[in-house]
RNA sequence: GCUGGCAUAGCUCAGUUGGUAGAGCACCUGUUUUGUAAACAGGGGGUCGUGGGUUCAAGCCCUUCUGCCAGCA
Numbered sequence: 001g002c003u004g005g006c007a008u009a010g011c012u013c014a015g016u017u018g019g020u021a022g023a024g025c026a027c028c029u030g031u032u033u034u035g036u037a038a039a040c041a042g043g044g045g046g047u048c049g050u051g052g053g054u055u056c057a058a059g060c061c062c063u064u065c066u067g068c069c070a071g072c073a
């Protein structure tokens, strides 16, 4: 230099054919306990890496850039 893949909650990851963004763990509150842990119930947390485009509607399709990984040279 060329090609491909990945980027979604604090962490690990789903999200099907474009149609209101989810799970587990962690965190917070409550119940239980002498107390901690465990268990049970409830709750908070996201401008889906950046900019632009297509569409009535984009996490999803197209594209610029950034970061990471792999291959080729």
Stems, first nucleotide, its partner, number of pairs: 001072007010025004019056001027043005049065001051063003
Transfer RNA from uncultured Succinivibrio sp., 73 nucleotides, folded computationally. Model confidence (mean pLDDT): 80 of 100. The sequence was found in a public genome assembly. Rfam family: tRNA. From the family's description: Transfer RNA (tRNA) molecules are approximately 80 nucleotides in length.